[in-house]
Context: one part of a larger RNA
C1' cells in the first nucleotide's frame, strides 16, 4: 500500500459556516466524452507460457507458436455515468397563518442572604474541632433589634422539562435580535449533501490595560495532626473570581458515538403544535408531525450493551487509527505579549 477498523480495546476533528473537490431526485430528446463490441495497426529482442529439438539427463541452449495486457486509428452500440436542450414536484427554499422557549445583546429594577459601618439594648464569652489551638472579645465581642454601604449570586417554581451548532443558557421588566416547530399547499423548480485548505464561535484557568472587590479563595502566614506533614482539618489571607475592551484556543470540549439521506416490530412516559371524540369551558379519547427519555423484537456486538434519537440494513462526503515505551518529547515551521498552542519524528528498548 491493500485490507480491516474508530461507544468502552489504537482511532470522530470542540462546534458550526463555507471554497475547491467528491457525490447528487423524476422524466423526454439529443450527443457519443466515459463505457461496451468489431476491424486495422503497434508494443525490438530477451524473459514468462506451450510444443519440438540439442548437450548421456537436468540446469542450460536452440527453433517454432500463440496468448495475455496496453497504446493509436477507425466503424458501430446507447442501458448506465457525463455534456447540451426541455419538462416535472416527492428533496431544498420562499410565501401565508399560528406556536413554544433559562437562544443572544443592551439598559433598568427587585427581594432573601453574607460582610462591613453607625445606633440601640445587653454581658462574658464567641468561634472552631475528632479533640484542640492559633484567632476574636471588658477599648464591650458573639446572640437580638433599627438604619445605612457595597459586591456577587438569583431560593421556591424545577421536571426523565425547555433553548442553542457546540461551548453554554435560569430573579423581574423593557428594547433590539438569531434560530426552530406545526398547519396550509400559493410560488421557485434540484436551487441539494458533504466539505481538504479557509473563516467564525469556543468552559475553566491564564495574560494585557483600566475599573471593582461582599463572599469564596491558589500563593502565603499561623495553629493543629504526624516519626516527618512543604498535605488532608482549623484561623487568617493576596492574586483570582466580577465589569469593559483586547488576547489565549485548550478540557473526561463526553453520548468517550462526525454530518446527511432512505429503510427496518412494538409498549410506556413527557414537551410543543395540528386534527379528532367530548365539554358551557377546561379535563379526557384517538390520530398525526417535531423533540426528549425509559423498556423491548429482529438485527448487530468478544462481551457489556445498542436497538426508528442504532452501535441494525444501505448510500455519499469528511476526519482519524495501524503494538507498548521513548513522546505529544526533540528539531524545524506557523501562531502568541507570555504561558504556551498547532504541526510532529528518530535513535534506542521490550
Nucleotide at each position: 500500500c491493500u485490507g480491516g477498523g474508530c461507544g468502552u480495546u489504537a482511532a470522530g476533528g470542540g462546534u458550526c459556516c463555507g471554497u475547491a473537490g467528491g457525490c447528487u431526485g423524476u422524466u423526454u430528446g439529443u450527443u457519443a466524452a466515459g463505457u461496451c463490441a468489431g476491424u486495422u495497426u503497434u508494443g525490438u529482442a530477451a524473459g514468462a507460457c506451450a510444443a519440438u529439438g540439442g548437450c548421456u539427463c537436468a540446469a542450460c541452449c536452440a527453433u517454432u507458436g500463440g496468448a495475455a495486457c496496453g497504446g493509436a486509428a477507425u466503424u458501430g452500440a446507447u442501458a448506465c455515468u457525463g455534456g447540451c436542450a426541455g419538462a416535472c414536484u416527492a428533496g431544498a427554499g420562499c410565501g401565508c397563518g399560528a406556536g413554544a422557549g433559562g437562544g443572544g445583546a443592551a439598559a433598568g429594577u427587585g427581594g432573601a442572604a453574607u460582610u462591613c459601618c453607625a445606633g440601640g439594648a445587653g454581658u462574658a464569652g464567641c468561634g472552631g474541632u475528632g479533640a484542640a489551638a492559633u484567632g476574636u472579645g471588658u477599648a464591650g465581642a458573639u446572640a437580638c433589634c433599627u438604619g445605612g454601604a457595597g459586591g456577587a449570586a438569583c431560593g421556591c417554581c424545577a421536571a426523565a422539562g425547555g433553548u442553542g451548532a457546540a461551548g453554554a443558557c435560569a430573579a423581574c421588566u423593557u428594547u433590539c435580535u438569531g434560530g426552530c416547530u406545526c398547519g396550509u399547499a400559493g410560488c421557485u423548480g434540484a436551487c441539494g449533501c458533504u466539505g481538504a485548505g479557509g473563516g467564525a464561535c469556543g468552559a475553566a484557568a491564564g495574560c494585557g490595560u483600566g475599573g471593582g472587590g461582599a463572599g469564596c479563595a491558589a500563593a502565603u502566614a499561623g495553629g493543629a495532626u504526624u516519626a516527618g506533614a512543604u498535605a488532608c482539618c482549623c484561623u487568617a489571607g493576596u492574586a483570582g473570581u466580577c465589569c469593559a475592551c483586547g488576547c489565549c484556543g485548550u478540557a473526561a470540549a463526553c453520548g468517550a458515538u462526525g454530518a446527511a439521506u432512505g429503510c427496518u416490530a412494538g409498549g410506556c412516559a413527557u414537551u410543543g403544535g395540528c386534527u379528532u371524540c367530548g365539554u358551557a369551558a377546561u379535563a379526557u379519547u384517538a390520530g398525526u408531525c417535531a423533540g426528549u427519555g425509559c423498556c423491548g423484537c429482529a438485527g448487530c456486538u468478544u462481551a457489556c450493551g445498542c436497538a426508528u434519537u442504532a452501535a441494525g440494513c444501505a448510500u455519499u462526503c469528511c476526519g482519524c487509527c495501524u503494538g507498548g515505551g521513548g513522546a505529544g518529547u526533540a528539531c524545524g515551521u506557523u501562531c502568541g505579549c507570555a504561558a504556551g498552542a498547532a504541526u510532529g519524528a528518530a535513535a534506542c528498548u521490550c
The part of an RNA shown here (small-subunit ribosomal RNA, central domain) has 350 nucleotides and comes from an invertebrate metagenome. The prediction has a mean pLDDT of 86.